[in-house]
Molecule: Bacterial small signal recognition particle RNA
Organism: Gorillivita sp. (SeqCode)
RNA sequence: CUUGGGUGCGGCGGCAACAUGUGCUGAACCUGGUCAGGUCCGGGAGGAAGCAGCCAUAAGGCGCCUCUGAUGCGCGCCGUUGCCUAUAUCU
Numbered sequence: 001c002u003u004g005g006g007u008g009c010g011g012c013g014g015c016a017a018c019a020u021g022u023g024c025u026g027a028a029c030c031u032g033g034u035c036a037g038g039u040c041c042g043g044g045a046g047g048a049a050g051c052a053g054c055c056a057u058a059a060g061g062c063g064c065c066u067c068u069g070a071u072g073c074g075c076g077c078c079g080u081u082g083c084c085u086a087u088a089u090c091u
Base pairs, nucleotide, nucleotide: 003086004085005084006083007082008080009079010078011077012076013075014073015072016071018069019068021064022063023062024061025060031056032055033054034053039048040047041046
């Protein structure tokens, strides 16, 4: 100096899995809303508390990577004035 290999780093992807993402589910009562029935207050008009039910959810559980955000790789390609190493040629 030429041509390579391995590796480090960077970029672009691939694959995998994760949750504070997302879907579903999820409270006899100690969550909320609405509160049948019934109860209570009132002379009455009307009020009050509120069980069940229904609705929405909490903790949690089961899924999914579509979104969001992070992760991993004896996966690919590209780049590199990093490191290690092989070879040809020249001196």